This is a predicted structure of a 525-nucleotide part of an RNA (small-subunit ribosomal RNA, 5' domain) from Brevibacillus panacihumi W25.
Context: one part of a larger RNA
């Protein structure tokens, strides 16, 4: 001199964008934060009926989603992270794009119904029942073993064609047309083969403190062979060899999440990792696996282990480092608030639900940034204050007083952008289709959707009326005098002031600096 997620002291008009537990990863009361789908099933209910039936909800089976979105930094010196690369060692659900398919059967079980147990949480036996639930067979390439040909690459090998033994669908929903077989459109569904996307793992380099840490190391280095696994690998196993790091700093211990960035500085460095935006870890504390395309899963499951609740004492429940919020801890850090209207997710054909993500309001001068607190003329240089050599000087055009605006403020009136849609109704273009049913794409018309918010903006009265503090004056350092004090009270960032004339304590009048802030304090440069 700049900076801050800041705190303390005085002090406080207003507005716009930002930011707000840095300490107890402490312990939570309370509500909310992950649903949806009757156009995949059965069943039960309810509500209108023209008695055919049409709409409506849900508890249970199924699908798809709860591995994303949010939060936190405890752990972690590691391929965790930045960075270049390698995978001929590897997976990828919804998406695209293409080929082909979708053919016949079976047996259960929930839901409910009876009969029990148990305080509860829940739970037992028998019986009935359905699927886009499970489970057989036929089709079929792709994958795996043998085997031949071609070709490629640094190596292990890759790739293409050939011929022999193992492996799936939902016969689904919904619309249209048809007397009915049946055929059609969409959606879902089965198998290759690309692709995107998203991850796996390996590897070179680089970023911290101690040597008052010098030696570590027995799955420890490596081979052969097996397991595992998406995938290579001592990852994990039996067997053999003795190896492997390390002064270029191993190993121990401390400390700490990495980066993009931020500050600061001419720059070279420095020191930080708050918000935002990448990637990692973590979810009461350890452990461990199941489901899946993807988890060893914050609001899942098991088991210990501390604590809290409940109990009929036999057993059970529970996890805010998600939004608010409460208690502790602390210098200190906010509402137990409004919408799902946009943008984004997640289911659904869709309409919609669902979203504490997000979009917005509140608090807080915490920080930036912009406006105001009036403006112009006014000398009897009024009173009054302080000094004073008693002459005056200053405060001072300051103020009274004259004409002004009206930014802000306060009534009052109008009043948004943000909205694009989607869906439906009509009507056009395409396209699939036997079809002038239907559907998919496109586009036109009309209809329609706002928490914020009666805000922002615009106009219109009213009125200078409502709005200036805060530090400092010894010297660095702009800024001086009088009083009181009298090595006392004090002041202090250094230097140093105060012991009877104090421009250095305390008032006061002046004055200088900043200004809705000032100045302390802490931290970086």
């Nucleotide at each position: 001199g700049g900076a801050c997620g800041a705190a303390c002291g005085c002090u406080g008009g207003c507005g716009g964008c930002g930011u707000g537990c840095c300490u107890a990863a402490u312990a939570c009361a309370u509500g909310c934060a992950a649903g949806u789908c009757g156009a995949g099933c059965g069943a039960g209910g309810g509500u209108c009926u023209u008695c055919g039936g049409a709409c409506c909800c849900u508890a249970g089976c199924g699908g798809c989603g709860g591995a994303c979105g949010g939060g936190u930094g405890a752990g972690u010196a590691a391929c965790a992270c930045g960075u270049a690369g390698g995978c001929a060692a590897c997976c990828u659900g919804c998406c695209c794009a293409u080929a082909a398919g979708a053919c016949u059967g079976g047996g259960a079980u929930a839901a409910c119904a009876u009969a029990g147990g148990g305080a509860a949480a829940c739970u037992u036996a028998u019986g009935c029942u359905a699927a886009u639930a499970c489970c057989g067979g036929a089709u079929a390439g792709a994958g795996u073993c043998u085997u031949c040909u071609c070709c490629c690459g640094c190596a292990u090998g890759a790739g293409a064609g050939g011929a022999g033994a193992c492996g799936g669908a939902a016969a689904g929903g919904u619309g249209g047309c048809g007397c009915a077989a049946g055929c059609u459109a969409c959606c879902a569904c089965u198998u290759g083969u690309g692709g995107a996307u998203g991850g796996g793992c390996c590897u070179g380099c680089g970023g911290c403190g101690c040597a008052u840490u010098a030696g570590c190391u027995a799955g420890u280095u490596g081979g052969u062979g097996g397991g595992g696994u998406a995938a290579c690998g001592g990852c994990c196993c039996a067997c053999c060899a003795a190896g492997g790091c390390g002064a270029c700093g191993a190993u121990g211990c401390g400390u700490a999440g990495c980066c993009g960035a931020c500050c600061u500085g001419a720059g070279a460095g420095g020191g930080u990792g708050a918000c935002c935006g990448g990637c990692c870890a973590c979810a009461c504390u350890g452990g461990g696996a199941c489901u899946g395309a993807g988890a060893c899963a914050c609001g899942g499951c098991c088991c210990a282990g501390a604590c809290u609740c409940c109990u009929a004492c036999g057993g059970g429940a529970g996890g805010c480092a998600g939004c608010a919020g409460u208690a502790g801890g602390g210098a200190a850090u906010u509402u137990u608030c409004c919408a799902c209207a946009a943008u984004g997710g997640a289911c659904g054909a869709a309409a919609g639900u669902c979203u504490g993500a997000u979009g917005g309001a509140g608090c807080a001068a915490c920080g930036c940034c912009g406006c105001g607190u009036g403006a112009a003329c006014g000398a009897u240089g009024a009173a009054g204050g302080u000094c004073u050599u008693c002459g005056g000087a200053u405060u001072g055009u300051a103020a009274a007083g004259u004409u002004c605006u009206g930014u802000u403020g306060u009534c009052a009136g109008g009043g948004a952008c943000g909205a694009a849609c989607a869906a439906g109704u009509a009507c056009c273009g395409u396209u699939c289709g036997a079809a002038u049913a239907g559907g998919g794409c496109g586009g036109u018309a009309c209809c329609u959707u706002g928490a914020c918010g009666g805000u922002a903006c615009c106009u219109g009265a009213c009125g200078a009326g409502a709005a200036a503090g805060c530090c400092a004056c010894g010297g660095c350092u702009a800024a001086c005098u009088a009083c009181g004090u009298g090595c006392c009270a004090g002041c202090a960032g250094c230097c140093g002031c105060g012991g009877u004339a104090a421009u250095a304590c305390g008032u006061a009048g002046g004055u200088g600096g900043c200004a809705a802030g000032c100045g302390u304090u802490g931290u970086c440069c």
Taxonomically the source falls in Brevibacillus panacihumi (Bacteria, Bacillota, Caryophanales, Paenibacillaceae). The prediction has a mean pLDDT of 83.